Small-subunit ribosomal RNA, central domain from an uncultured Chloroflexota bacterium, 357 nucleotides, folded computationally.
Context: one part of a larger RNA
């Protein structure tokens, strides 16, 4: 300095913003710094290439040309990149006028079910299970009717739907907030893309402080099961922890599409979810309905060439091509030891080596 590669063999950081850097769209001028030519000076020997010659002959060595590397100077080329300057709209961002959405935060509301608590009526069960015990029940339960009370999640719609940058988001409204899509092409004029470090987010579990607790339920207790143990699978409880709310910490995952981001290029058929344009029917106007075609944007199947060992990808690529970043480099030891960093603590995050095969 250099190689092949990361869906499933080792390999894509969880994701998101954004420093440095790396990398950049058309066209014009200009410099001539980077790049290119000649010249000139400079250039250790040995190696290299060519010729000649010495060891019988090679290897080996000797002599001579060249060529090759470095600087500096001067002269010249101006495609490419760099820089200065003016320019432009395709890239990118704003305006404008429609548009869907469980998109995020906070406040209020609903109704159904489940406990529990009081009261009728009204009796011997009742609940459970492969059977069954535990349990609950004559101090009136399970059953069924009014009344209350408290938390948690929102049936149906729902879907092969939809938002979210990932984690994730579903009752119902209001207020704040964010991001997307679509015609239009009205501005500004390359502001882009990536992104080491850094920051922010970040599912369950878990930590901490205070508050809530209806169901469910780790530990825990108690009853079965077993030939025996049953530290379980089944049943009955379960004062609690979790789940729930407020703040604050953990920061990890089969955090998956196991497939980083951004642009450009590439045959088709078909389903759907959102806007647009036009047609045709309904309808009567201009709204609205339905249904067909074109064409965005997203979501999905099936496949052309391609691609891959194969599976299988296949315009939402695992084709073809470019810019950045991340990562792999044989199993075990090892997601680990020891440092360092960061946490109240569990532990996280960097990350090895001896031995072995």
């Nucleotide at each position: 300095c250099u190689g092949g590669g990361c869906g499933u063999a080792a390999a894509g950081c969880g994701u998101g913003c954004g420093u440095a850097g790396g990398c950049g769209g058309u066209a014009c001028g200009g410099u001539g710094c980077g790049u290119c030519g000649g010249c000139a000076c400079u250039g250790a020997a040995a190696g290299c290439g060519g010729a000649u010659g010495g060891c019988u002959u090679a290897a080996c060595c000797a002599u001579c040309c060249g060529a090759g590397g470095u600087g500096u100077g001067g002269c010249g080329a101006u495609a490419c990149g760099a820089c200065c300057g003016a320019a432009c709209u395709g890239g990118a961002a704003g305006c404008a006028g429609g548009g869907a959405a469980a998109a995020g935060u906070u406040c209020g509301c609903g109704g159904a079910a489940u406990u529990c608590c009081g009261g009728g009526u009204g009796u011997a069960g009742u609940g459970g299970u492969g059977a069954a015990a535990u349990g609950c029940g004559u101090a009136u339960a399970g059953a069924u009717c009014c009344g209350g009370a408290a938390g948690a999640g929102c049936g149906c719609c729902g879907g092969u739907g939809g938002c979210g940058c990932a984690a994730g988001c579903g009752g119902c409204g209001a207020a704040c907030u964010g991001g997307c899509c679509c015609u239009g092409a009205c501005c500004u004029g390359a502001c882009g893309c990536u992104g080491a470090g850094g920051c922010c987010c970040g599912a369950a579990a878990g930590c901490g402080u205070g508050g809530g607790g209806a169901g469910c339920a780790a530990a825990c207790c108690g009853g079965a099961u077993u030939a025996a143990a049953a530290u379980a699978c089944c049943c009955g409880g379960g004062u609690u922890a979790u789940c729930c709310c407020a703040c604050g910490c953990a920061a990890u995952a089969a955090a998956c599409g196991a497939u980083g981001u951004u642009g450009g290029c590439u045959c088709g058929g078909u389903g759907u979810g959102c806007g647009g344009u036009g047609a045709u029917g309904g309808a009567a106007c201009a709204c609205c309905c339905a249904u067909c075609a074109c064409g965005g944007c997203g979501u999905g199947c099936c496949u052309a060439a391609g691609c891959u060992c194969a599976c299988g990808c296949g315009g939402u690529a695992a084709c073809c091509c470019a810019a950045c970043c991340g990562c792999c480099u044989g199993g075990g030891g090892a997601c680990u030891a020891c440092g360092a960093g960061c946490g109240c603590a569990a532990g996280c995050u960097u990350a090895a080596a001896a031995c072995u095969c």